This is a predicted structure of a 505-nucleotide part of an RNA (small-subunit ribosomal RNA, 5' domain) from an uncultured bacterium. The prediction has a mean pLDDT of 85. Rfam family: Bacterial small subunit ribosomal RNA.
[in-house]
Context: one part of a larger RNA
RNA sequence: GGAUGAACGCUGGCGGCGUGCUUAACACAUGCAAGUCGAACGGACUGAUUUCCUUCGGGAAAGAAAGUCAGUGGCGGACGGGUGAGUAACGCGUGAGUAACCUGCCUUACAGAGGGGGAUAACGUUUGGAAACGAACGCUAAUACCGCAUAACAUAUCGAGGUCGCAUGGCUUUGAUAUCAAAGGAGCAAUCCGCUAUGAGAUGGGCCCGCGGCGCAUUAGCUAGUUGGUGAGGUAACGGCUCACCAAGGCGACGAUGCGUAGCCGACCUGAGAGGGUGAUCGGCCACAUUGGAACUGAGACACGGUCCAGACUCCUACGGGAGGCAGCAGUGGGGAAUAUUGCACAAUGGGGGAAACCCUGAUGCAGCAACGCCGCGUGAGUGAUGAAGGUCUUCGGAUUGUAAAGCUCUGUCUUUAGAGACGAUAAUGACGGUACCUAAGGAGGAAGCCACGGCUAACUACGUGCCAGCAGCCGCGGUAAUACGUAGGUGGCAAGCGUUAUCC
Repeated sequence: GGAUGAACGCUGGCGGCGUGCUUAACACAUGCAAGUCGAACGGACUGAUUUCCUUCGGGAAAGAAAGUCAGUGGCGGACGGGUGAGUAACGCGUGAGUAACCUGCCUUACAGAGGGGGAUAACGUUUGGAAACGAACGCUAAUACCGCAUAACAUAUCGAGGUCGCAUGGCUUUGAUAUCAAAGGAGCAAUCCGCUAUGAGAUGGGCCCGCGGCGCAUUAGCUAGUUGGUGAGGUAACGGCUCACCAAGGCGACGAUGCGUAGCCGACCUGAGAGGGUGAUCGGCCACAUUGGAACUGAGACACGGUCCAGACUCCUACGGGAGGCAGCAGUGGGGAAUAUUGCACAAUGGGGGAAACCCUGAUGCAGCAACGCCGCGUGAGUGAUGAAGGUCUUCGGAUUGUAAAGCUCUGUCUUUAGAGACGAUAAUGACGGUACCUAAGGAGGAAGCCACGGCUAACUACGUGCCAGCAGCCGCGGUAAUACGUAGGUGGCAAGCGUUAUCC
């Protein structure tokens, strides 16, 4: 000098764009953050209207269109959003491999959907419990569940041929045997949306390997599923991944093991570069979701707002037993030098569901707060000497503040008031927002501070103080004339900021 997610002191006019718990991965009141589909299904309710009875008040039954709802069922809750505790690891980056693998929705190709069955929630009755939540019996539906048929280009086994490869082997043609499927809905219909099997693609992932990136040797030895083999199990898949048996191996000064520290990268800061430092915002990957463990469902999780168990904590309780998880958005307490609103809207972009209308979306778009940062603008312009008054200094002559002010002539950026008023939205739909922008009018009116002035280092005098009070980045100032302390005048620097502190280059 540059830089910062900064803080502190003094000061503070406006706008645009960004950024905003770096500390306690501390505890959380309250609200919201993941639902949707009635065009999968049975039902319940509302219900125009109609019929019957009537004591003329009303009651009972049926019930179109449409709508609402708990339940069964489907898809989605594995995305999006948060945090960085753990992790020195194939976690990350980069480059390869997978002849060892999976992939819902989507695209494409091909073939198919025949005929049956038994349940169960809802509901009804009874019943337990303070509640959370159940239990028994009875009834019912489906795109829920289960057999049967059909069956290959699928899978498995056995066989024959061709071809290719870095090994195990791969691909392909063909034969035999065995095994496995389906669901309907809407519509007058056409048709559309679905369903089943298989191939290919796309997308997303799993696994493996080469190389790369930290401190300590005042950490030198480490290791029994350990290293390898055979067999088996398991997985989508290879593999000590797991198990039985066998062998005795494997790693290490090219730093094993241990301890400490740490999410990694694109990038960011600095620097001429090489390098050094950092890993906020934004993007990619990983890990985690009160602590520890576990699996279920599913194409995908060992699952932040799912389940189970255990621990700690908080809450309810009729003491028998239950409920909860903000490292989602706001917000509260606490910690701290320190970090914001319990806001508006789904209008846009995107996501989930739905045939659609549409619903949901604290993602997102916006607004609010903060000079926290960067950028831009303003706080007036011209003229004005009797160099006014006042202040300060003075050798008392004057000098300086100083064209500075006043005065005169103007301007209208910002500002105030009024009017008009968008783009973002291809026809409709705008939270932002009566915002931006534009026009007219008013009026210099409402808008300047901070630090320094001994040398480094641009900028000096007076008074006060008297090794005191104090200053200080280094050298050093202060003990009676201090350009170094305090105040004043003046001057210098930067400017809505200016200084200080901390950290990095």